Context: one part of a larger RNA
RNA sequence: UGACGGGGGCCCGCACAAGCGGAGGAACAUGUGGUUUAAUUCGAUGAUACGCGAGGAACCUUACCCGGGCUUGAACUGCACAGGACGGCGGCAGAGAUGCCAACUCCCUUCGGGGCCUGUGUGGAGGUGCUGCAUGGUUGUCGUCAGCUCGUGCCGUGAGGUGUCGGCUUAAGUGCCAUAACGAGCGCAACCCUUCUCUUCAGUUGCCAUCACUUCGGGUGGGCACUCUGGAGACACUGCCACCGUAAGGUGUGAGGAAGGUGGGGAUGACGUCAAAUCAGCACGGCCCUUACGUCCGGGGCUACACACGUGUUACAAUGGCGCGUACAGAGGGCCGGCACUGGGCAAUCAGUGUCCAAUCCUUAAAACGCGUCUCAGUUCGGACUGGGGUCUGCAACCCGACCCCACGAAGCUGGAUUCGCUAGUAAUCGCGCAUCAGCCAUGGCGCGGUGAAUACGUUCCCGGGCCUUGUACA
Numbered sequence: 001u002g003a004c005g006g007g008g009g010c011c012c013g014c015a016c017a018a019g020c021g022g023a024g025g026a027a028c029a030u031g032u033g034g035u036u037u038a039a040u041u042c043g044a045u046g047a048u049a050c051g052c053g054a055g056g057a058a059c060c061u062u063a064c065c066c067g068g069g070c071u072u073g074a075a076c077u078g079c080a081c082a083g084g085a086c087g088g089c090g091g092c093a094g095a096g097a098u099g100c101c102a103a104c105u106c107c108c109u110u111c112g113g114g115g116c117c118u119g120u121g122u123g124g125a126g127g128u129g130c131u132g133c134a135u136g137g138u139u140g141u142c143g144u145c146a147g148c149u150c151g152u153g154c155c156g157u158g159a160g161g162u163g164u165c166g167g168c169u170u171a172a173g174u175g176c177c178a179u180a181a182c183g184a185g186c187g188c189a190a191c192c193c194u195u196c197u198c199u200u201c202a203g204u205u206g207c208c209a210u211c212a213c214u215u216c217g218g219g220u221g222g223g224c225a226c227u228c229u230g231g232a233g234a235c236a237c238u239g240c241c242a243c244c245g246u247a248a249g250g251u252g253u254g255a256g257g258a259a260g261g262u263g264g265g266g267a268u269g270a271c272g273u274c275a276a277a278u279c280a281g282c283a284c285g286g287c288c289c290u291u292a293c294g295u296c297c298g299g300g301g302c303u304a305c306a307c308a309c310g311u312g313u314u315a316c317a318a319u320g321g322c323g324c325g326u327a328c329a330g331a332g333g334g335c336c337g338g339c340a341c342u343g344g345g346c347a348a349u350c351a352g353u354g355u356c357c358a359a360u361c362c363u364u365a366a367a368a369c370g371c372g373u374c375u376c377a378g379u380u381c382g383g384a385c386u387g388g389g390g391u392c393u394g395c396a397a398c399c400c401g402a403c404c405c406c407a408c409g410a411a412g413c414u415g416g417a418u419u420c421g422c423u424a425g426u427a428a429u430c431g432c433g434c435a436u437c438a439g440c441c442a443u444g445g446c447g448c449g450g451u452g453a454a455u456a457c458g459u460u461c462c463c464g465g466g467c468c469u470u471g472u473a474c475a
Base pairs, nucleotide, nucleotide: 001475002474003472004471005470007469008468009467010466011465012464013463015459016458019422020421021420022419023418026314027313028312029311030310031309032308033307034305035304042053043052064300065299066298067297068296069295070294076124077123078122079121080120081119082118083117084116087104090101091100092099093098106115107114108113126289127288129287130286131285135283136282137278138277139276140274142272147186148185149184150183151182152181153162154161155160166177167176168175192266193265194264195263197234198233199232200231201230202229203228206224211221212220213219237260240254241252242251243250244249316415320374321373322372323371324370325369332363333362334361337356338355339354340353341352342351343350344349381412386407387406388405389404390403391402392401428451429450430449431448432447433446434445
C1' cells in the first nucleotide's frame, strides 16, 4: 500500500422486511450429470455451466461409429510432359460413392500457340487433430457499482502519501464550503434512439367533418379539417411561489403544464479482477497426421435409460370446464410465397377461380362480455399413455417428424426442508407475430399489444457493494 475481521461509523441495492405469483410433490418437454453403447461427436461446470454454443440433428447438417471407395486428393494454386472439348440423353453392375458401354458435342488465333478439361510427375494442399496455461479478436462477471489515475508542487531516507481527506449534499469523485495543494484525463451526467404533448410541411391511409351518387361497403366523385404516417421544430430548467439552508441543495394535496424534479424505456460498461470462456465462428505461434488424424458414399448414432439435478409447459378446477352468441389491438411477415372466395371432407387438408411484389390483398386476436349447462365428484376437472383410421412435407417419416378424427383415459385434490422473480402500465394473466425453416419434435428465444393489482413500518438481521477508520498470525 492492499486484502481480510463472527472490529467500529456512514450510505446504497427487490438485500431483508411488507406483499403478489412461482419452483421444490405429479405428468410431459428440454438441457446436464451418471450409466450404457460399435458410437451415444465436441465444448460450457458455484455465483458467471445446465430451453447454454444450437435463430430448427430423419438424409444433409455431422465433427462420432460400422462398412465400401480415393490418394495432387472434395475445394484452391505454380511448373513440366502427354492427351482431349467440358459435358452428357440412355443402358448395365452396385447399398451408394463409383465403374463400364454409349447417342450427341468446342471457342479464340498473328497458325507458333492459347482458353477449358483429363492423366502422369512434382512444389504447395487438407486436418472441427493438441495446446484458450503461447496468442489476436470477441464475450461473461464484479457492475451502470462510482470509482480508477495523471502533470506540476509539497511531505517522507524509502515503499509511498497528499490531491481523492473533513462538513453538508447528490442517483453519481454530483455539486457547495473548507483545505499544501493547483489543475487535468478515463468514467458519472449530457449529446444518440424510442415513448408521451403541441406546432408546421406533405397527403392513392383516414372522414361523411362538409357536398353529391350509392349495390349502403369510404364503394365512387370530391376534399386534406380530423385520425394517422414521416420530415422539421417547440417543450422541463427546481424556471415561478412558500418554507428550511451561508451555499450546493431539500421539502410541498403549491401554481401552471400533456409531462416535475434523471418524466418512462433502450443503447452506452472506466482502471482492472477471475492464467474466467472460446484454437469448434474466424484468425494465428508451436506440436502432431500425410494411401490418413485428409476426403467421398451407404447405414447407424448425436433421440439410448435403473437413476440424480437444473429450466420450463400443462394441471390438480366453480374467480372454473363445456356449448352458443358477440366486441376491441399492436408489431411484424408474404412470389420457390401469403392467402381470400366457391366446392369436397367431422377435421388435418385437397381441388378450382381469383387477389396481393403490399398504409391498397392476406394474416379470425384471446382473455373480457351476454345466455345456457355442469354442482364439488378423481368429476362434463386433468390430459399422459395406448389402439385404430387419416392429412401434409420430403428421394425417404422403421430407428426418429408435425398435424387431424374416433376410442382409451394414467398420475395429480395445491406440494417437506428449502428456494426464485417482481416496486407500475410493473407482477400476474390473455392471446398475436418473427427469425431459423422442405417439414418439425418451439412448451424454447426475440418482440408486440389486451386486461391489470397488492405492498414498502423501516434498515436490527441475511446477501452483495461504496467511503472513512481500527486491528492483523496474510501478500